[in-house]
RNA sequence: UCGUGCUAGACGGGGAACUAGCGGUGCCCUGUACCCGCAAUCCGCUACAGCGGGGUUGAACUCCCCUUCGAGGCCCGGCUCUUUGGGACUGAGCCCGUCAAGCGGCGUUGAUGGCCGGGUCCCGCACGGCGAAAACCUGUGAACCCCGCCAGGUCCGGGAGGAAGCAACGGUAAGCAGGCGCUUUCGGGUGUUGCGGGGCGGCCUGGCCGGAGCUGGCUGACGGGUGUCAAGCCGGAGGGUCGUGGCCGACAAGGGGUGCACGA
Numbered sequence: 001u002c003g004u005g006c007u008a009g010a011c012g013g014g015g016a017a018c019u020a021g022c023g024g025u026g027c028c029c030u031g032u033a034c035c036c037g038c039a040a041u042c043c044g045c046u047a048c049a050g051c052g053g054g055g056u057u058g059a060a061c062u063c064c065c066c067u068u069c070g071a072g073g074c075c076c077g078g079c080u081c082u083u084u085g086g087g088a089c090u091g092a093g094c095c096c097g098u099c100a101a102g103c104g105g106c107g108u109u110g111a112u113g114g115c116c117g118g119g120u121c122c123c124g125c126a127c128g129g130c131g132a133a134a135a136c137c138u139g140u141g142a143a144c145c146c147c148g149c150c151a152g153g154u155c156c157g158g159g160a161g162g163a164a165g166c167a168a169c170g171g172u173a174a175g176c177a178g179g180c181g182c183u184u185u186c187g188g189g190u191g192u193u194g195c196g197g198g199g200c201g202g203c204c205u206g207g208c209c210g211g212a213g214c215u216g217g218c219u220g221a222c223g224g225g226u227g228u229c230a231a232g233c234c235g236g237a238g239g240g241u242c243g244u245g246g247c248c249g250a251c252a253a254g255g256g257g258u259g260c261a262c263g264a
Stems, first nucleotide, its partner, number of pairs: 001264006009057003012030004020046005034054005063257006072248004076243011089232002091229002093226007101219003104215003113209008121198006127191002130187005136179005146171003154163003
């Protein structure tokens, strides 16, 4: 140096999460690189860190280490978007009060204010009206215990004549009905009525004094309130983007390193 046969090793890797930590199953990114069993209310291990069984390859372009590149993931920070919760503060909305700056209204055909009076209101009286009752008028109305007149009949008498008296008729009492409103009495949520008296305030109205404001309708300013709104503000969740920020990092490239036996 070449050939043959073995062994170490290899037969994917990484990220987040989980875990005391490591690895696996599951999720994600790369990539194509054996099989069977176990395994997320987990499975198996102990810093040498999956466990058990089988198979292929095997000192190399394939194993190990370093450097470079860098897909991708996570964290941090800035900006921004969406969504959600809160309602102390600023703000907005609504309500109340004050001011009277602006606008408007009234006002020298006289404001605010002051004095006097009247009405509305209450009481009393008068009158009227309404209603009721009485009186009055008409009608009706008593078998008998109301009146008058009493047919028939009854009684007394020798007779002449007399007596009582039912019904009917006429009238009347109590009562009932109607009428009347001349008269009287009573009553009221009665009255554009009259007179008198009272009368806090409101409203209407008349006169006098006085001489320039009054009003608070609109805008505005100030103050107060709030089971309102949530723009600013505070908080949570998710997405996007930026980064001479931090961590890990596949694939790839370059470099280096690494056995044993036999034979020629």
Predicted 3D model of a 264-nucleotide RNA (Bacterial large signal recognition particle RNA) from a Chloroflexota bacterium. Of the family's consensus pairs, 93% are formed in the model. It matches the Rfam family "Bacterial large signal recognition particle RNA". It is annotated as a non-coding RNA gene. Model confidence (mean pLDDT): 78 of 100. The source organism's lineage runs through Bacteria, Bacillati and Chloroflexota.